Context: one part of a larger RNA
RNA sequence: CGAAGGAAAAUUGAGAAGAUCUACCUCUAGUACGAGAGGACCGAGGUAGGGAUACCAAUGGUGUACCAGUUGUUUCAUUAGGCAUAGCUGGGUAGCUAAGUAUUAAAAGAUAACUGCUGAAAGCAUAUAAGUAGGAAGCUUACUUCAAGAUUAAUUUUCCCUAAUUUUAAGGACGUUUGAGACUAAGACGUAGAUAGGCUAGGAGUGUAAAACAGAAAUGAUUAGCUUACUAGUACUAAUAUCCUUAUUG
Numbered sequence: 001c002g003a004a005g006g007a008a009a010a011u012u013g014a015g016a017a018g019a020u021c022u023a024c025c026u027c028u029a030g031u032a033c034g035a036g037a038g039g040a041c042c043g044a045g046g047u048a049g050g051g052a053u054a055c056c057a058a059u060g061g062u063g064u065a066c067c068a069g070u071u072g073u074u075u076c077a078u079u080a081g082g083c084a085u086a087g088c089u090g091g092g093u094a095g096c097u098a099a100g101u102a103u104u105a106a107a108a109g110a111u112a113a114c115u116g117c118u119g120a121a122a123g124c125a126u127a128u129a130a131g132u133a134g135g136a137a138g139c140u141u142a143c144u145u146c147a148a149g150a151u152u153a154a155u156u157u158u159c160c161c162u163a164a165u166u167u168u169a170a171g172g173a174c175g176u177u178u179g180a181g182a183c184u185a186a187g188a189c190g191u192a193g194a195u196a197g198g199c200u201a202g203g204a205g206u207g208u209a210a211a212a213c214a215g216a217a218a219u220g221a222u223u224a225g226c227u228u229a230c231u232a233g234u235a236c237u238a239a240u241a242u243c244c245u246u247a248u249u250g
Stems, first nucleotide, its partner, number of pairs: 001149001005160007015146004021049007033038001051104005059098004066091005071084004107141003114134004161250001170245004174190005195238003198234005204227003213220002
């Protein structure tokens, strides 16, 4: 820009892409077959591996400043800090993640090569001429994802439209932001508000803070203290205010 007015939602699925992998074991059965040696098809069940996709409840990893311990040095000392790879060490929330978890099933139809049944033309023969059957990881479905620029431009529902200094469906800007993210975009929210921060409470982590006190001291008081990303509540702070586009009944 188109889809013969302008919009907001919800669908259909022409079509496209992906996946559909492999090995071994057991039973059938030491059966069929074979002199023996050996040794099946078909069918049923189980295990493992590879790749792909998704996820973080559990198992782990990370977690650059969440907690604790500790060495050297520095501020007179303590507390609390700075620097030394995050100084080093022991743990660890959220998120991310694999080595972890889950799925990758079954089937139908039409066929290829090939194999048949009945059977004439041609008293025979012949899978073919009439008729009729089987047959592949391949094809069409089935499974997952995308999908109406599918210009053959689809369908359904709802809303709005004579002009106004102000006021319309709807959208955008702007702002607070996110399980979204390079930027855009997408999602949530904008006081008729829990969108983010703060605060409060909880969870979770660390492991028992400092000062004063008791004690000769260890230690006690202490389920203490501190706390990042988690959960809930609460308008305290910031989302204020405002601007722009747009259809005149097609």